Context: one part of a larger RNA
């Protein structure tokens, strides 16, 4: 000097990105226990008291003929210690937001989470030798399934509550088949070469030819999308209202400086002596928005934000002790 422990005056988070680490709490009995709530919870909420030893009285249960023995409860008196769940073991608590409903799962060896999964919801495919997956040139076979549409596959969302608006112009998918386009093929008008010729050979216009595409419809819990400018009310301001351009349609409900807000430490309120964070509002949403779900939500979380109580060497500000190492000497 470092490491691992123990203790600490006064203060008590002033430390720090952040109470990280440490400390507090910790067991049993009794009392008592809020908001909220899906009525199950929340809850060991919180908070308070008691716990050792000796002894009097009394009640109960079991056994016993009885005396009594064992166990348990109530109530009274007394005693000792710094300390009585005496060591070890053994929850700190509360409030408020965000996210995810929950228990689970995950980056074996830097990430445990708000990510994945989930029950629940929707769409879609599949009539059975099913769709789908694997093997596979084909054939055959296996799973699906010893299942049968209340089943199986794919995909999105993600308990529950209230809901889920408008757009089918583009892309996709589904349906339609009148017309257009169109391959091989069919068709052969006509033309060329050669031959005396029959013929052989090359080329070849109309016309007929599927699916697909064009076309006509449907479909958004399919991929996706969801405007601009100008004017207007008897203070001002604002604009319920009007005009105009464009669009497939111009963002509904709800939420909103948000895990989303650039300007921005927006403005107001709360909390602090002082608050770029936090909570409640406002709405000017750079660039929320409805199953790439919207908004709420009790319970839950080694998640995350902020605050408070308790507690402390985190700190003001360091010190001492024990052990281990380093170091010096042998």
């Nucleotide at each position: 000097u470092g490491g691992u422990g123990u203790u600490g005056a006064a203060g008590g988070a002033a430390c720090u990105c952040g109470g990280c680490a440490a400390a507090u709490u910790c067991c049993c009995c009794c009392c008592g226990u809020a908001a909220c709530u899906u009525c199950g919870g929340g809850a060991g909420a919180a908070g308070g008291g008691g716990g050792c030893c000796c002894u009097g009285c009394u009640c109960g249960u079991g056994c016993g003929c009885a005396a009594g023995c064992a166990c348990g409860g109530g109530u009274g008196g007394g005693g000792g210690g710094c300390a009585c769940a005496g060591a070890c073991c053994a929850g700190g608590g509360g409030g408020u937001g965000g996210c995810g409903a929950c228990u689970g799962u995950u980056u074996a060896c830097u990430a445990a989470a708000a990510a994945c999964a989930c029950a629940g919801g929707g769409c879609u495919c599949u009539g059975c030798g099913a769709a789908g997956u694997c093997u596979c040139a084909c054939a055959u076979g296996a799973c699906g399934a010893c299942g049968u549409a209340u089943a199986g596959g794919g995909u999105c969302u993600g308990a529950c509550g209230c809901c889920u608006g408008c757009c089918c112009g583009g892309u996709g998918c589904c349906g339609g088949a009148a017309g257009g386009u169109u391959a091989a093929g069919a068709g052969g008008a006509g033309g060329g070469g050669u031959g005396c010729a029959a013929g052989c050979u090359c080329u070849g216009a109309a016309u007929c030819g599927a699916a697909g595409c064009c076309c006509c419809g449907g479909u958004a819990a399919a991929c996706g999308g969801c405007g601009g400018c100008c004017g207007u009310a008897a203070c001002u301001a604002u604009a319920a209202c009007g005009g105009u351009c464009c669009u497939a349609a111009g963002g509904u409900a709800g939420c909103g400086a948000a895990a989303u807000u650039c300007c921005u430490u927006g403005u107001c309120g709360g909390g602090u002596a002082a608050g770029u964070u936090c909570c409640g509002a406002c709405c000017u949403g750079c660039a929320c928005g409805a199953a790439u779900g919207g908004c709420g939500u009790a319970a839950c979380g080694a998640c995350u934000u902020c605050c408070c109580c308790g507690c402390u060497g985190u700190c003001u500000c360091c010190a001492a002790c024990a052990c281990c190492a380093a170091c010096u000497c042998a």
Predicted 3D model of a 330-nucleotide part of an RNA (large-subunit ribosomal RNA, domain IV) from an Azospirillaceae bacterium.
Its Rfam family is "Bacterial large subunit ribosomal RNA".
RNAcentral holds the full RNA, with entries from ENA.
Lineage of the source: Bacteria > Pseudomonadati > Pseudomonadota > Alphaproteobacteria > Azospirillaceae.
The prediction has a mean pLDDT of 86.